RNAcentral holds the sequence, with entries from ENA. The RNA shown here (transfer RNA) has 75 nucleotides and comes from Candidatus Chisholmbacteria bacterium RIFCSPHIGHO2_01_FULL_49_18. Taxonomically the source falls in Candidatus Chisholmiibacteriota (Bacteria, Bacteria candidate phyla). RNAcentral records the identical sequence in 2 taxa. Its Rfam family is "tRNA". The prediction has a mean pLDDT of 80.
RNA sequence: GUCCCCGUAGCUCAACGGAUAGAGCAGAGGUUUCCUAAACCUCCGAUGCAGGUUCGAUUCCUGCCAGGGACACCG
Numbered sequence: 001g002u003c004c005c006c007g008u009a010g011c012u013c014a015a016c017g018g019a020u021a022g023a024g025c026a027g028a029g030g031u032u033u034c035c036u037a038a039a040c041c042u043c044c045g046a047u048g049c050a051g052g053u054u055c056g057a058u059u060c061c062u063g064c065c066a067g068g069g070a071c072a073c074c075g
Base pairs, nucleotide, nucleotide: 001071002070003069004068005067007065010025011024012023013022018055027043028042029041030040031039048064049063050062051061052060
C1' cells in the first nucleotide's frame, strides 16, 4: 500500500429496516439472616465519528477513526 472482518452498558454477547435497543456477569439499593454468603426484588448504565438513502437506520451506502487478520513491499 491492497483486500477482508469487527466496533452496542465497566466486561461478554443479542437485536427481519419498524414497540420504550435487551440478556448474563459486574455495580448500587432493598427483602431475608444474629452476621456473612446464597436466593429473590428493584435500580443504574450503551449503538466509535461525520454524512447519505429511507416515512423510519444498531441494521443499508460513503468517508474517517480505532482494533484484528491475509497479501504485497522491505533497492